A computed fold for an 82-nucleotide RNA from a Candidatus Zambryskiibacteriota bacterium, annotated as transfer RNA. Its mean pLDDT, the model's own confidence on a scale to 100, is 82. Rfam family: tRNA. Rfam links the family to the GO term triplet codon-amino acid adaptor activity.
[in-house]
C1' cells in the first nucleotide's frame, strides 16, 4: 500500500427483502429459598429526565416517507498478499 471480515447495552451476541433497536446468554442490583452461604426459582438492568418525552448501533456526511443495514470520508480491531 491493496483486497476481504468486523465495530449494536458493563460483556458476548441477534436484528440483510431498509419497515418496533436491543430476541438470547453472562455480569449486577433487589427479593424468596437457607443457621449462614452457594446452588436454584422470581423481578428489574442503555443514556438524559421528577415525569410527559427525547437521545443512543465506531465517528462524521449523503440517499430515503424511514438506515444498525444501502453509497462517501474517516477512526480502530482480525486475517490474507505484496
Nucleotide at each position: 500500500g491493496c483486497c476481504g471480515a468486523g465495530g449494536u447495552g458493563g460483556c458476548g451476541a441477534a436484528a440483510u427483502u431498509g419497515g418496533u433497536a436491543a430476541c438470547c446468554g453472562c455480569a449486577a442490583u433487589c427479593g424468596a429459598c437457607u443457621c449462614a452461604a452457594a446452588a436454584u426459582c422470581g423481578a428489574u438492568c442503555g443514556u438524559c429526565g421528577c415525569a410527559a418525552g427525547a437521545c443512543u448501533u465506531g465517528a462524521g456526511g449523503g440517499u430515503u416517507c424511514g438506515a444498525g443495514u444501502c453509497c462517501c470520508u474517516c477512526c480502530c480491531u482480525c486475517g490474507g498478499c505484496a